A computed fold for a 352-nucleotide RNA from an uncultured Eubacteriales bacterium, annotated as Bacterial RNase P class A. It was read from a public genome assembly, where an Rfam model found it. Of the family's consensus pairs, 95% are formed in the model. It matches the Rfam family "Bacterial RNase P class A". It is annotated as a ribozyme. From the family's description: Ribonuclease P (RNase P) is a ubiquitous endoribonuclease, found in archaea, bacteria and eukarya as well as chloroplasts and mitochondria. Gene Ontology terms of the family: tRNA processing, dimeric ribonuclease P complex and ribonuclease P activity.
RNA sequence: UGAGCAGGCCGGGCAAUCGCGGGUGCUAACGCCGCAAGGCGGCACUCGAGGAAAGUCCGGACUCCACAGGGCAGGGUGCUGGGUAACUCCCAGUCAGGGCGACCUGAAGGAAAGUGCCACAGAAACAUACCGCCCGUCUCGAAGACGGGUAAGGGUGAAAAGGUGGUGUAAGAGACCACCGGCGGGCGGGCGACCGUCCGGCCAGGCAAACCCCACCCGGAGCAAGGCCAAAUAGGAGGAGGAUGACGUGGCCCGCGUACUCCUCGGGUUGGCUGCUAGAGGCGGCGGGGAACCGCCGUCCCAGAGAGAUGAUUGCCCUCGACAGAAUCCGGCUUACAGGCCUGCUUGCGUG
Repeated sequence: UGAGCAGGCCGGGCAAUCGCGGGUGCUAACGCCGCAAGGCGGCACUCGAGGAAAGUCCGGACUCCACAGGGCAGGGUGCUGGGUAACUCCCAGUCAGGGCGACCUGAAGGAAAGUGCCACAGAAACAUACCGCCCGUCUCGAAGACGGGUAAGGGUGAAAAGGUGGUGUAAGAGACCACCGGCGGGCGGGCGACCGUCCGGCCAGGCAAACCCCACCCGGAGCAAGGCCAAAUAGGAGGAGGAUGACGUGGCCCGCGUACUCCUCGGGUUGGCUGCUAGAGGCGGCGGGGAACCGCCGUCCCAGAGAGAUGAUUGCCCUCGACAGAAUCCGGCUUACAGGCCUGCUUGCGUG
């Protein structure tokens, strides 16, 4: 100095005036409502969208069914160890693949329980002999035919009796040997996944992101959950079932519980309060741990709308502004993102 890899941060700012929503305090007077208490309004102070608020893909907190157990079907995860409230998430590691590398990715258990698929081509895809090579016979010889041996060479294909090199052979071949590869066993290291080494054999694939097998896990519904108050109406009409049955928050069975349950038509209410933000919370320090994270101490309160709150004007600065707006809340993952900053690491070139 160029190119990369991993992680983190900001993401328009400052000032003034007016305007929105919440909170706290005051309310003498004035304005509106009310018999009144009081309320609206007014004044002061203060707080007010994100790193993804997005997707709704996972996991929960919380609420109800509900006193709620067992099983089948169904679903989820899938290497090992750790973290967490929990997870398909995070950290560390092992193995496999990619990259010169920093690093990145993994749908990473089982093909010797069973079933199934591998089109076309090719002689043949759990199984070989089309071409070829060698030996013998028929022939004077050749071509050709027949018999035997062969799977090293060629062809087809994604894949063809493990690969390379040699010994050996009539020609070959794990037939034998060396090094790999795979399988079985011994020893050593590791919590473990696995790794190293030695011995023996050479056994014929791939797909489980095919059905399946194995291990572990799993009630359902969701803030439009749920609770309270006020008000109004038609304590309406008809039908079916009712203990061998009906109903009970996914399906089926058993168990348990309840005494009523279901269907059709019709009527009333669509108002208000709450749930609603003090948390598995933020920030700082110390300690433990390789890390994720955990413990202790201190400090702070940081949106709660309800058809749904942050807008307008002016001046200055500058990176000239991207993706984009909470709706019960939280932990992740995924996707989108103009521009700028910081830290560590890899590599090319040049110089010392």